[in-house]
Context: one part of a larger RNA
C1' cells in the first nucleotide's frame, strides 16, 4: 500500500424488521442435470448457467445419427487447353440428390477474337473442426455503489503520503468551514426521452358548446370552444415566509401552485475485478480435415424417461363455478395482410362479398355490474389423462402441430425444513398487443392499459456496499 477479522466508530440498501402475495406439497409447461440411444449438436454451470443463446426444432432450420451421391466441389476469384452452351420437349433408373438417352439449340464481331456457359486441369476455396488460456468485438457482475486517479508544490532514504483527512451536510468526493496543499481530469448532477398542468401555433381522416338539418348515427351544412393529435414556449430555484444552523443545509397537516425539495419512470454503468462469458452471430493468431472434419439429398434425432432440480401455468374453491342481460381502455398491428356484413355449421370454421396500405376501414377488452341457480360435497370445485369425430395451416401433422366438439373425468381440501418478490398508481389481481412466425407446441419474451391495497416501530441480529 491493499485484503481480511465471530476488532470499533459512522453511514446506507425490499438488508433485516412491519406487512401483502408467493415458491418448496399436486397436475402440466418448459429449461437443466442424469440416465437411455445409431444420434439423443453445441455452448451457458454459486450470487453473475437452468422459459438462458433459441424474438417460433414437422421437412427446412440442423451443427447430430443412419444410408445413398459428389470431388473446381452448393457459392465466387484468377490462368491453361478442348467444347458450344444455356434452355425446351419426349423418356428410362431411383426414396430424394442425381444420373442415362433422344430432338430441337447460341449472342457480338468482315475477320482475330470477345462475352457468357459447359467439360478437363491447375493456383486460390470450404469447415458451426480445436484453442475465449493467443485476440478484436460485445457482454454480465460488483453497481447507477461514490468512488477512481493526475499536474505542480510538501513530506519520507525508500515503497509511498499528502490533496481525497477533520467537523457539519447530502442520495451523491453533493457542498460548506477548516487545512501543506493549490488546481485539474474521469465518474456524481445537470444538459437527452417520457410523464403531469397551462399557453401559442395548426385544424382533418380527429373534435361537437352554441346554430341549422335529419327518423337516427358528428350523419350533413357549419364552427376551433372543448377533447385530442404535435410543434413550440412556460413552470419547480428551498425562489417567498417561520423555527435551527457561522455557512453548506435541514425542518413545518407554512404559503401560492397541476406538480416541492432529484415531481414519477427511462436512458446513461468511472478506475477496475472474477485468465467471468462468447472462435456457434461477426471478425482474427496458430493448429487440424482435403474423394472429407468439404458439399447435396431422403429418414431419423435435437420431443427419448427409473429420477433429481430450476423457472412458470392451472388449482384445491362460495370474496366462488355456471347461466342470462348491460358498460367501460391504452398500446400496437394489417395487402401472400386485417376484415364488416349475409348465409351454413353446436364449434374449430367455411362460402359469397364490403371497407381500408389506414387518427378514415379492420382486429379489439376482461376483472366489474344486474338477475338467476349451486350450499361445502371431492362437488355444477377442479381440469390431467384416455377414446371418438372433425377444422385450419402445409408437399407432408405416424415418430413430432394447434384449435373445435362428444364423451372421460386423475392428482389436489392451502403445502416440512427452507426460501423469493414487492415502500405507491407499487403489490395483488384482470384482460388486450406486438415481435419471431405458413402454422405452432407462447402457460415464455417485450409492451399496454382496467381495478388497485398493506406495512415501515426501528438499525440489536443477518446479506451486500461505503468512509474512518
Nucleotide at each position: 500500500u491493499g485484503a481480511c477479522g465471530g476488532g470499533g466508530g459512522c453511514c446506507c440498501g425490499c438488508a433485516c424488521a412491519a406487512g401483502c402475495g408467493g415458491a418448496g406439497g399436486a397436475a402440466c409447461a418448459u429449461g437443466u442435470g442424469g440416465u437411455u440411444u445409431a444420434a439423443u449438436u453445441c455452448g451457458a454451470u454459486g450470487a453473475u448457467a437452468c422459459g438462458c443463446g433459441a424474438g417460433g426444432a414437422a421437412c427446412c432450420u440442423u451443427a447430430c445419427c443412419c444410408g445413398g451421391g459428389c470431388u473446381c466441389g452448393a457459392a465466387c476469384g484468377g490462368c491453361u487447353a478442348a467444347u458450344g452452351c444455356a434452355u425446351a420437349u419426349a423418356u428410362g433408373g431411383g426414396a430424394a440428390a442425381c444420373u442415362g438417352u433422344a430432338u430441337a439449340g447460341u449472342u457480338c464481331g468482315c475477320a482475330a477474337g470477345g462475352a457468357c456457359a459447359u467439360u478437363a486441369g491447375u493456383c486460390g476455396a470450404g469447415g458451426u473442426g480445436c484453442u475465449g488460456c493467443a485476440u478484436g468485438g460485445u457482454u454480465g457482475u460488483c453497481g447507477u455503489c461514490a468512488g477512481c486517479u493526475c499536474g505542480u508544490g510538501c513530506c519520507g532514504u525508500g515503497a509511498g503520503g499528502u490533496g481525497u483527512c477533520g467537523g457539519c451536510u447530502u442520495a451523491a468526493g453533493u457542498g460548506c468551514c477548516a487545512u501543506a496543499a493549490c488546481g485539474a481530469g474521469c465518474g456524481c448532477a445537470a444538459c437527452c426521452c417520457u410523464u403531469a398542468u397551462c399557453g401559442a401555433u395548426a385544424g382533418u381522416u380527429g373534435c361537437c358548446a352554441g346554430c341549422g338539418g335529419g327518423a337516427a348515427a358528428g350523419c350533413c351544412g357549419g364552427g376551433g370552444a372543448c377533447u385530442c393529435u404535435a410543434u413550440u414556449g412556460a413552470g419547480a430555484c428551498u425562489g417567498c415566509c417561520g423555527c435551527c444552523g457561522u455557512a453548506a443545509g435541514g425542518u413545518g397537516c407554512g404559503a401560492g401552485g397541476a406538480a416541492g425539495g432529484u415531481g414519477g419512470g427511462g436512458a446513461u454503468g468511472a478506475c477496475g475485478u472474477c485468465a467471468a462469458a462468447u472462435c456457434a452471430g461477426c471478425a482474427c493468431g496458430g493448429c487440424c480435415c482435403u474423394u472429407a472434419u468439404g458439399u447435396c439429398c431422403g429418414g431419423g434425432g435435437c420431443g427419448a424417461c427409473a429420477c433429481a432440480c430450476g423457472u412458470g401455468u392451472u388449482a384445491c374453491a362460495a370474496u366462488g363455478g355456471c347461466a342470462g342481460g348491460g358498460a367501460c381502455a391504452g398500446a400496437g398491428g394489417g395487402c401472400a395482410g386485417c376484415u364488416a356484413u349475409u348465409a351454413u355449421g353446436u364449434g374449430a370454421a367455411u362460402a359469397a362479398g364490403u371497407g381500408c396500405g389506414a387518427a378514415u376501414c379492420u382486429c379489439g377488452a376482461a376483472a366489474c355490474c344486474c338477475u338467476g341457480u349451486c350450499a361445502c360435497a371431492g362437488u355444477u370445485c377442479g381440469g390431467a389423462u384416455u377414446g371418438g369425430a372433425g377444422u385450419c395451416u402445409g408437399c407432408a401433422a405416424c415418430u413430432c402441430g394447434a384449435c373445435u366438439c362428444c364423451a372421460u373425468g386423475a392428482a389436489g381440501u392451502u403445502g416440512g425444513a427452507u426460501u423469493c418478490g414487492c415502500u405507491a398508481g407499487u403489490a395483488a389481481u384482470c384482460g388486450c398487443g406486438c415481435a419471431u412466425c405458413a402454422g405452432c407446441c407462447a402457460u415464455g419474451g417485450c409492451g399496454c392499459g382496467g381495478u388497485g391495497a398493506a406495512u415501515a416501530c426501528g438499525u440489536u441480529c443477518c446479506c451486500g456496499g461505503g468512509c474512518c
Model confidence (mean pLDDT): 83 of 100.
Predicted 3D model of a 468-nucleotide part of an RNA (small-subunit ribosomal RNA, 3' major domain) from an uncultured Bacteroidales bacterium.
It matches the Rfam family "Bacterial small subunit ribosomal RNA". On this family, see Yusupov et al., Science 2001: "Crystal structure of the ribosome at 5.5 A resolution".
The RNAcentral record of the full RNA draws on ENA, Greengenes and SILVA.